[in-house]
Context: one part of a larger RNA
RNA sequence: UGACGGGGGCCCGCACAAGCGGUGGAGCAUGUGGUUUAAUUCGACGCAACGCGAAGAACCUUACCAAGUCUUGACAUCCUGCGAACUUUCUAGAGAUAGAUUGGUGCCUUCGGGAACGCAGUGACAGGUGCUGCAUGGCUGUCGUCAGCUCGUGUCGUGAGAUGUUGGGUUAAGUCCCGUAACGAGCGCAACCCUUGUCCUUAUUUGCCAGCACGUAAUGGUGGGAACUCUAAGGAGACUGCCGGUGACAAACCGGAGGAAGGUGGGGACGACGUCAAGUCAUCAUGGCCCUUACGAGUAGGGCUACACACGUGCUACAAUGGCCGGUACAGAGGGCUGCGAAGUCGCGAGGCGAAGCGAAUCUCAGAAAACCGGUCGUAGUCCGGAUUGGAGUCUGCAACUCGACUCCAUGAAGUCGGAAUCGCUAGUAAUCGCGAAUCAGAACGUCGCGGUGAAUACGUUCCCGGGCCUUGUACA
Numbered sequence: 001u002g003a004c005g006g007g008g009g010c011c012c013g014c015a016c017a018a019g020c021g022g023u024g025g026a027g028c029a030u031g032u033g034g035u036u037u038a039a040u041u042c043g044a045c046g047c048a049a050c051g052c053g054a055a056g057a058a059c060c061u062u063a064c065c066a067a068g069u070c071u072u073g074a075c076a077u078c079c080u081g082c083g084a085a086c087u088u089u090c091u092a093g094a095g096a097u098a099g100a101u102u103g104g105u106g107c108c109u110u111c112g113g114g115a116a117c118g119c120a121g122u123g124a125c126a127g128g129u130g131c132u133g134c135a136u137g138g139c140u141g142u143c144g145u146c147a148g149c150u151c152g153u154g155u156c157g158u159g160a161g162a163u164g165u166u167g168g169g170u171u172a173a174g175u176c177c178c179g180u181a182a183c184g185a186g187c188g189c190a191a192c193c194c195u196u197g198u199c200c201u202u203a204u205u206u207g208c209c210a211g212c213a214c215g216u217a218a219u220g221g222u223g224g225g226a227a228c229u230c231u232a233a234g235g236a237g238a239c240u241g242c243c244g245g246u247g248a249c250a251a252a253c254c255g256g257a258g259g260a261a262g263g264u265g266g267g268g269a270c271g272a273c274g275u276c277a278a279g280u281c282a283u284c285a286u287g288g289c290c291c292u293u294a295c296g297a298g299u300a301g302g303g304c305u306a307c308a309c310a311c312g313u314g315c316u317a318c319a320a321u322g323g324c325c326g327g328u329a330c331a332g333a334g335g336g337c338u339g340c341g342a343a344g345u346c347g348c349g350a351g352g353c354g355a356a357g358c359g360a361a362u363c364u365c366a367g368a369a370a371a372c373c374g375g376u377c378g379u380a381g382u383c384c385g386g387a388u389u390g391g392a393g394u395c396u397g398c399a400a401c402u403c404g405a406c407u408c409c410a411u412g413a414a415g416u417c418g419g420a421a422u423c424g425c426u427a428g429u430a431a432u433c434g435c436g437a438a439u440c441a442g443a444a445c446g447u448c449g450c451g452g453u454g455a456a457u458a459c460g461u462u463c464c465c466g467g468g469c470c471u472u473g474u475a476c477a
Base pairs, nucleotide, nucleotide: 001477002476003474004473005472007471008470009469010468011467012466013465015461016460019425020424021423022422023421026316027315028314029313030312031311032310033309034307035306042053043052064302065301067299069297070296073125077124078123079121080120081119082118083117086103089100090099091098092097107114108113127291128290130289131288132287136285137284138280139279140278141276143274148187149186150185151184152183153182154163155162156161167178168177169176193268194267195266196265198236199235200234201233202232203231208225209224212223213222214221239262242256243255244254245253246252318418322377323376324375325374326373327372334365335364336363339358340357344353345352346351384415389410390409391408392407393406394405395404431453432452433451434450435449436448437447
């Protein structure tokens, strides 16, 4: 000087407390461990691994396994020879591949040849998701959006170093003020950026419809309009600016006015010096080591989907604030040409037929659901719950056996609110309800977004956890 303390002081954070809803019990989905296996590819392991890499394993992917194959190679550059490239058909085979066969003779040219491509050959070389993240770059997690981390000059100290950065107030903040052997400065904080909340101006189509007409069973459907909403570009607006009080005549705090908004208005992007030899050699790049008729490459099949069990994360429930039936409202944000696909029609349905329109403020996906109104059920393993299984189908796709999703009929399991323990959340939040997108042929209860309905509680900081500043002890560095 740090680090640590079941030392002290001050102060924060859904850290506790106060509340609301869960997890831990059940069934299923998914990840992991373990076990099994020819293989169940690999990585990730307290917080910060475990719906994680994977925003999507039937083949492919695919790295794994067994089988059957190739060796200048599936891919790159160079050299030589032949042939344009390309293409049809047949045979063997699981296919890779091997054999036979048809058509075709193009482009440039100094007529030597050349360009692209294919086959064969030679070696230089290719290739490796093989090892090392403790050799590395890059990227990322984490402490933590915590308020800190430093430097120049000066001063003090023999020196390590100190001072500044401590102190008094204050703040979300090393934020600001005052004091001060310090005076300044840098990286952080804040602001500048995006979005949302109010208003104005401009613009008026594909969006809008107040007033004026026309028309319809009905609809901005039509003429028209530019008010309103929306859209999207520019501006205004919030700064403790004003008033009162407290305060040290300061910074600031408390209350108030005006205002759509008030003291950082809400949300996002943004992550200092560093820590964990944290993670990643399997995104990529890369040193070293290793393989080179194989640890490289093609093929068809299997596996990654196994199952006594254990854990994590979720979904659905156990019901009446509910289930079912009928009726009837109101979103936002997105996607669409190998695409979204309307009307109509067939089917109980998944879906089929159909083809209008739309590269989309025009058409379409698209019916929002909870809510509301009426009816029924009456506390029961039920008209709760839907696992499991049998049968029949639909769709995607060469192909749904291993191993897809969905529909219909039948079946109707566990489950009556969950031990110890444990998680999230402070407001348009929790809870609850549906909608969309990426990936994607198909395949979400996951993920990322969107809106609808919409709470309770916070006395307080003694305690648990994490953190900041000062100080103290230390046999630790």
Molecule: small-subunit ribosomal RNA, 3' major domain
Organism: uncultured prokaryote